GlmS glucosamine-6-phosphate activated ribozyme aptamer from an Acidimicrobiia bacterium, 174 nucleotides, folded computationally. The organism belongs to Acidimicrobiia, within Bacteria. The model forms 83% of the base pairs in the Rfam consensus. Rfam family: glmS glucosamine-6-phosphate activated ribozyme aptamer. About the family: This entry contains a glucosamine-6-phosphate activated ribozyme that is found in the mRNA for GlmS. GlmS is an enzyme that uses fructose-6-phosphate and glutamine to generate glucosamine-6-phosphate. The ribozyme catalyses self cleavage of the glmS mRNA that is thought to regulate GlmS activity. The coordinates come from a structure-prediction model, not an experiment, and the mean pLDDT is 77.

[in-house]
RNA sequence: AGAACAAGACAAGCGCCAGACCUCUCCCCAAAGAAAUGAAAGUACGAGUGAGAGGUGACGAGGCGGAGGGUUAUCGAAGAUUUCGGCGGAUGCCCUCCCGGCCCCACGGUCGUAACGUCCCACGGUAAAAACCGGAGAGCGAUCUCCGGGACAGAGACGGGGACGAAGUGGAGA
Repeated sequence: AGAACAAGACAAGCGCCAGACCUCUCCCCAAAGAAAUGAAAGUACGAGUGAGAGGUGACGAGGCGGAGGGUUAUCGAAGAUUUCGGCGGAUGCCCUCCCGGCCCCACGGUCGUAACGUCCCACGGUAAAAACCGGAGAGCGAUCUCCGGGACAGAGACGGGGACGAAGUGGAGA
RNA backbone atom coordinates (compact mmCIF):
# COMPACT_ATOMS: atom_id res chain seq x y z
C1' A A 1 0.00 0.00 0.00
C1' G A 2 -3.82 -3.59 -0.99
C1' A A 3 -7.49 -7.31 0.38
C1' A A 4 -10.86 -9.50 3.97
C1' C A 5 -13.65 -9.02 8.50
C1' A A 6 -15.82 -6.03 12.37
C1' A A 7 -17.44 -1.37 14.50
C1' G A 8 -18.84 3.83 14.14
C1' A A 9 -20.41 8.19 11.43
C1' C A 10 -22.69 10.16 7.14
C1' A A 11 -28.31 10.77 2.41
C1' A A 12 -32.15 11.79 -0.67
C1' G A 13 -31.50 17.62 -6.51
C1' C A 14 -28.76 12.40 -2.60
C1' G A 15 -23.89 9.31 -3.72
C1' C A 16 -20.47 7.84 -7.61
C1' C A 17 -17.74 8.99 -12.76
C1' A A 18 -15.55 4.86 -17.96
C1' G A 19 -18.79 9.68 -22.22
C1' A A 20 -17.98 14.83 -22.72
C1' C A 21 -15.44 19.40 -21.52
C1' C A 22 -11.42 21.79 -18.62
C1' U A 23 -6.30 22.08 -15.95
C1' C A 24 -1.19 20.60 -15.15
C1' U A 25 3.18 17.51 -16.41
C1' C A 26 5.87 14.52 -19.94
C1' C A 27 7.01 12.21 -25.14
C1' C A 28 6.62 13.03 -30.41
C1' C A 29 5.76 17.22 -33.35
C1' A A 30 2.93 20.49 -38.63
C1' A A 31 3.03 25.65 -40.28
C1' A A 32 5.16 29.98 -38.72
C1' G A 33 9.82 30.62 -36.25
C1' A A 34 13.45 33.50 -32.15
C1' A A 35 17.56 35.38 -28.58
C1' A A 36 22.75 35.77 -26.14
C1' U A 37 26.72 35.43 -30.76
C1' G A 38 31.71 36.67 -35.58
C1' A A 39 29.39 31.77 -35.87
C1' A A 40 24.27 29.95 -32.45
C1' A A 41 19.74 27.39 -36.72
C1' G A 42 15.76 25.63 -39.48
C1' U A 43 17.83 25.11 -32.94
C1' A A 44 14.51 26.63 -28.56
C1' C A 45 9.39 27.23 -28.75
C1' G A 46 5.19 25.16 -31.08
C1' A A 47 -1.30 23.31 -32.94
C1' G A 48 -2.66 18.46 -32.71
C1' U A 49 -2.05 13.33 -31.12
C1' G A 50 -0.45 10.01 -27.11
C1' A A 51 0.52 8.91 -21.77
C1' G A 52 -0.02 10.17 -16.54
C1' A A 53 -2.27 12.93 -12.55
C1' G A 54 -6.29 16.08 -11.34
C1' G A 55 -11.04 19.32 -11.93
C1' U A 56 -16.45 19.98 -13.35
C1' G A 57 -20.60 16.86 -13.32
C1' A A 58 -28.48 19.72 -9.34
C1' C A 59 -29.95 25.90 -6.45
C1' G A 60 -33.08 25.14 -2.70
C1' A A 61 -38.57 23.91 -0.96
C1' G A 62 -41.26 19.39 -0.02
C1' G A 63 -41.82 14.29 1.15
C1' C A 64 -41.38 7.86 5.14
C1' G A 65 -46.75 2.83 9.25
C1' G A 66 -44.07 -2.41 8.22
C1' A A 67 -42.63 -6.27 4.43
C1' G A 68 -42.48 -7.69 -0.78
C1' G A 69 -43.14 -6.45 -6.05
C1' G A 70 -43.71 -2.91 -10.15
C1' U A 71 -42.75 2.04 -12.11
C1' U A 72 -38.92 7.35 -16.70
C1' A A 73 -41.03 9.80 -8.45
C1' U A 74 -43.54 16.33 -6.49
C1' C A 75 -42.46 21.91 -6.85
C1' G A 76 -40.41 25.85 -8.64
C1' A A 77 -35.29 29.16 -8.98
C1' A A 78 -31.20 30.04 -12.36
C1' G A 79 -27.39 35.07 -17.56
C1' A A 80 -31.15 27.76 -18.19
C1' U A 81 -24.00 26.66 -21.95
C1' U A 82 -22.55 20.13 -18.56
C1' U A 83 -28.45 21.40 -13.55
C1' C A 84 -25.67 17.41 -20.50
C1' G A 85 -24.67 11.96 -20.52
C1' G A 86 -24.10 7.28 -17.54
C1' C A 87 -24.62 4.07 -12.97
C1' G A 88 -26.73 3.38 -8.19
C1' G A 89 -30.16 4.97 -4.59
C1' A A 90 -34.65 7.62 -2.82
C1' U A 91 -39.74 9.22 1.66
C1' G A 92 -43.89 9.63 -4.82
C1' C A 93 -47.60 6.44 -7.49
C1' C A 94 -49.81 1.35 -8.28
C1' C A 95 -50.55 -3.93 -6.51
C1' U A 96 -50.52 -7.95 -2.41
C1' C A 97 -50.27 -9.07 2.79
C1' C A 98 -49.86 -7.24 7.88
C1' C A 99 -50.68 -3.29 11.47
C1' G A 100 -53.43 1.17 12.32
C1' G A 101 -57.44 5.44 11.61
C1' C A 102 -62.95 6.33 10.57
C1' C A 103 -68.55 4.98 12.77
C1' C A 104 -70.05 0.95 19.33
C1' C A 105 -68.08 -3.86 16.93
C1' A A 106 -67.04 -7.07 12.42
C1' C A 107 -67.01 -7.03 7.11
C1' G A 108 -66.94 -3.74 2.97
C1' G A 109 -65.09 1.05 1.39
C1' U A 110 -61.27 4.45 1.94
C1' C A 111 -56.97 6.31 3.68
C1' G A 112 -51.64 6.29 6.71
C1' U A 113 -50.87 8.73 12.47
C1' A A 114 -51.74 15.35 9.11
C1' A A 115 -55.11 8.30 8.59
C1' C A 116 -63.91 8.48 3.74
C1' G A 117 -63.18 10.16 -1.54
C1' U A 118 -63.40 13.84 -5.80
C1' C A 119 -63.61 18.88 -7.48
C1' C A 120 -63.52 24.42 -6.96
C1' C A 121 -61.53 29.31 -4.41
C1' A A 122 -58.40 35.81 -6.40
C1' C A 123 -57.50 33.25 1.17
C1' G A 124 -53.71 31.56 4.82
C1' G A 125 -49.72 28.09 4.68
C1' U A 126 -44.95 31.39 1.93
C1' A A 127 -38.95 32.46 6.41
C1' A A 128 -36.01 29.72 0.17
C1' A A 129 -31.04 28.69 -1.59
C1' A A 130 -27.85 29.16 -5.35
C1' A A 131 -27.43 33.27 -8.71
C1' C A 132 -25.45 38.52 -7.56
C1' C A 133 -21.89 41.87 -4.51
C1' G A 134 -17.70 42.02 -1.07
C1' G A 135 -13.99 39.21 1.47
C1' A A 136 -10.76 35.06 3.66
C1' G A 137 -8.23 30.45 2.88
C1' A A 138 -6.17 25.95 -0.12
C1' G A 139 -4.03 24.70 -4.97
C1' C A 140 1.15 25.72 -10.39
C1' G A 141 -3.79 25.45 -12.38
C1' A A 142 -8.74 23.85 -13.73
C1' U A 143 -11.34 24.50 -9.31
C1' C A 144 -12.76 23.89 -4.13
C1' U A 145 -14.10 25.43 1.09
C1' C A 146 -15.76 29.21 4.29
C1' C A 147 -17.56 34.24 6.07
C1' G A 148 -20.52 38.77 5.44
C1' G A 149 -24.30 41.42 2.63
C1' G A 150 -28.41 40.06 -0.17
C1' A A 151 -33.53 40.18 -3.53
C1' C A 152 -37.04 37.10 -5.86
C1' A A 153 -40.60 31.24 -6.05
C1' G A 154 -44.05 27.43 -6.87
C1' A A 155 -46.17 22.83 -5.51
C1' G A 156 -47.71 19.72 -1.45
C1' A A 157 -49.43 18.46 3.58
C1' C A 158 -52.45 21.40 6.59
C1' G A 159 -56.07 25.56 7.88
C1' G A 160 -60.52 28.49 6.04
C1' G A 161 -64.85 28.56 2.54
C1' G A 162 -68.01 25.88 -1.08
C1' A A 163 -70.11 21.77 -4.22
C1' C A 164 -70.79 16.61 -5.22
C1' G A 165 -70.31 11.37 -4.11
C1' A A 166 -69.88 7.03 -0.63
C1' A A 167 -72.35 6.73 3.94
C1' G A 168 -73.71 -0.26 2.51
C1' U A 169 -74.40 -5.47 5.05
C1' G A 170 -74.74 -7.93 9.71
C1' G A 171 -74.57 -7.54 14.99
C1' A A 172 -74.61 -5.22 19.90
C1' G A 173 -76.85 -1.41 22.72
C1' A A 174 -80.55 2.32 23.61